[in-house]
A computed fold for a 101-nucleotide RNA from Amphibacillus jilinensis Y1, annotated as Purine riboswitch aptamer.
RNA sequence: AAAAAUUAAAUUUAAAUUCGUCGUAUAAUCUUGAGGAUAUGGCUCUAGAGUCUCUACCGACCACCGUAAAUGGUCUGUCUACGCAGAAGAAUAGAAGAAAU
Numbered sequence: 001a002a003a004a005a006u007u008a009a010a011u012u013u014a015a016a017u018u019c020g021u022c023g024u025a026u027a028a029u030c031u032u033g034a035g036g037a038u039a040u041g042g043c044u045c046u047a048g049a050g051u052c053u054c055u056a057c058c059g060a061c062c063a064c065c066g067u068a069a070a071u072g073g074u075c076u077g078u079c080u081a082c083g084c085a086g087a088a089g090a091a092u093a094g095a096a097g098a099a100a101u
Base pairs, nucleotide, nucleotide: 005101006100007099011095012094013093014092017088018087019086022083023082024081025080026056029049030048031047033045034044035043041065042064050057058077059075060074061073062072063071
C1' cells in the first nucleotide's frame, strides 16, 4: 500500500399501525311495503334512493295527536370511508462507512 473479515461513529431514509385537527362525502336525509304502540305511547321489520364511497342513517328535548292513525319541530348531539399536513411508531429497521482490530 492492496484485498478480505469483524466491530462500527457522524450523517441520512423510512413501513405497518395509532392519535387528534382540518377538508371531501351526507342533508345522521328522502321514498315504498308489512306489522305494532296509544298521552306511562309515538316503535319494529323490510326494500329502494342519496355518496367518484365502505359503513351508518340514530338519539335527546319540545310540540302535537283526547284514544284515532298519523306524526312535526329543534340541536355547537355521532360514526364511517377517503385525502393534505402534523405527532407517535423511532432506545426500531434500512442505507452509509470515519475509525479500530
Its Rfam family is "Purine riboswitch aptamer". On this family, see Reining et al., Nature 2013: "Three-state mechanism couples ligand and temperature sensing in riboswitches". From the family's description: Riboswitches are metabolite binding domains within certain messenger RNAs that serve as precision sensors for their corresponding targets. Its family is annotated with purine nucleobase biosynthetic process in the Gene Ontology. Lineage of the source: Bacteria > Bacillati > Bacillaceae > Amphibacillus > Amphibacillus jilinensis. Its mean pLDDT, the model's own confidence on a scale to 100, is 77. It was read from a public genome assembly, where an Rfam model found it.